[in-house]
RNA sequence: GCGAAGCAGGGCGAUGGAGUCCGCCUUCGACCGCCCCCAGGGCUGAUGACUCCUACAGGUAU
Numbered sequence: 001g002c003g004a005a006g007c008a009g010g011g012c013g014a015u016g017g018a019g020u021c022c023g024c025c026u027u028c029g030a031c032c033g034c035c036c037c038c039a040g041g042g043c044u045g046a047u048g049a050c051u052c053c054u055a056c057a058g059g060u061a062u
Stems, first nucleotide, its partner, number of pairs: 009026005016053006033043004
C1' cells in the first nucleotide's frame, strides 16, 4: 500500500410517530402493494413482527 471475512456505524423493509426484536443493503445498493380486459379501472393495510400513540373507517354506549 492492497485486501477477504467479521464487528461497529449508517441506510432500508407499499402512507405518520416511539420502543423492542428480526431481516436486508452498505457506495448506489437494500426499498418503491395487489388484481383485471393492462387503455384504464378496482382492492387491502398506517407494523417486516409485537406493543403503544396519532390519522382514517365501521359498530355500540354515554
Background
A computed fold for a 62-nucleotide RNA from Fulvimonas soli, annotated as Fluoride riboswitch aptamer (crcB RNA motif). Its Rfam family is "Fluoride riboswitch aptamer (crcB RNA motif)". On this family, see Ren et al., Nature 2012: "Fluoride ion encapsulation by Mg2+ ions and phosphates in a fluoride riboswitch". It was read from a public genome assembly, where an Rfam model found it. Of the family's consensus pairs, 100% are formed in the model.